[in-house]
RNA sequence: UGAGCCGGCUGGGCAGUCGCGCGGGUAACACCGUGAGGAAAGUCCGAGCCCCAUAGAGCGGGAUAGCGGCUAACGGCCGCCGAGGGUGACCUUAGGGAAAGUGCAACAGAGAUAUACCGCCAGGGCGUAAAACCCUGGUAAGGGUGGAAAGGCGAGGUAAGAGCUCACCGGCCGCGCGGGAGACCGCGCUGCCCUGUAAACCCUAUCCGGCGCAACACCGACCGGACAGCGCGUUCGCGCGCGGCGCUUGCUCGGCGCUCAAGUCCAACGGGUGGCAGGACCGGGACAGCGAUGUUCCGGCAAGAUAAAUGAUUGCCUUCAAUGACAAAACUCGGCUUACAGGCCGGCUCACAAU
Numbered sequence: 001u002g003a004g005c006c007g008g009c010u011g012g013g014c015a016g017u018c019g020c021g022c023g024g025g026u027a028a029c030a031c032c033g034u035g036a037g038g039a040a041a042g043u044c045c046g047a048g049c050c051c052c053a054u055a056g057a058g059c060g061g062g063a064u065a066g067c068g069g070c071u072a073a074c075g076g077c078c079g080c081c082g083a084g085g086g087u088g089a090c091c092u093u094a095g096g097g098a099a100a101g102u103g104c105a106a107c108a109g110a111g112a113u114a115u116a117c118c119g120c121c122a123g124g125g126c127g128u129a130a131a132a133c134c135c136u137g138g139u140a141a142g143g144g145u146g147g148a149a150a151g152g153c154g155a156g157g158u159a160a161g162a163g164c165u166c167a168c169c170g171g172c173c174g175c176g177c178g179g180g181a182g183a184c185c186g187c188g189c190u191g192c193c194c195u196g197u198a199a200a201c202c203c204u205a206u207c208c209g210g211c212g213c214a215a216c217a218c219c220g221a222c223c224g225g226a227c228a229g230c231g232c233g234u235u236c237g238c239g240c241g242c243g244g245c246g247c248u249u250g251c252u253c254g255g256c257g258c259u260c261a262a263g264u265c266c267a268a269c270g271g272g273u274g275g276c277a278g279g280a281c282c283g284g285g286a287c288a289g290c291g292a293u294g295u296u297c298c299g300g301c302a303a304g305a306u307a308a309a310u311g312a313u314u315g316c317c318u319u320c321a322a323u324g325a326c327a328a329a330a331c332u333c334g335g336c337u338u339a340c341a342g343g344c345c346g347g348c349u350c351a352c353a354a355u
Stems, first nucleotide, its partner, number of pairs: 001351010012317007020035005037326001041337002044335005049212001051210002056253004061208005066080005081095001082093004096203002101201002103197003117143002119139007151169002154166003170193003174189006216274004220269001224266004229242005243259006281300008
């Protein structure tokens, strides 16, 4: 200089005017404070919280799948192993089981777990011999098809062949030794040579009860609705059982509540209040750790609406440039995924050249 790989940050600041939500304040004004994001998004995982039994049993269903760690938890993250790709920085990984069973393997091809199309060989028709042809059988070494055709290659062997036998190489199961926390890696020995597919059913292991703030709790106006009894005992208060109704949000069991009453439950309302903003919180430092992360110290308090505010405009500053990208709270967190104009920073690799 050229070509790349990986990661991080930012996506303005200050002030004025008008307006809106919330809080404070006032008798009422005035006035004061405060008011979106890195993804607030998709709602895909995991939790807090809430109701139903402190979450019970069986069936069904779902999720995950190498090892170690982190975490409140996770299907997330970190570190590593194996496999694949790249000269490399590095990237991808849907990583248990095909020797439990079932299914499937298009097209091509004779044949896709079983095969004889061509070819090769033997016998017979078949004669003195050869060739050709026909029939029967052997053969997976050669040709051809295919992603895949019974591991590769050489020698022996054979009528021709074949792991049929043997050497070497490769792979798999098992055992032993060594290294490692482990996945796994290296070496040796014995046996074996088995198609692929589980992102097909399935099997194995682990985990998961259901419902989501329109949850849920309390209060209330108007007009309403549902309720089943029977038996036994009784100290006459009531208790128990059967039945009925409702709840337990896939089904069954089981469980719970009510059962005549000043009770219980339901419905209804552009109803009200709480839930609802101090929390696995935010910013910074130190220490431990490769890291995810943890411990500790200091400082801080930061929207809370309900048809739903957070808008419009002006000036100055920083900047190469300035509000133009993606997009906007709706119970709250931890992740993942997706979208993003412009700008900034750090680490590393390869090639060439020069010193």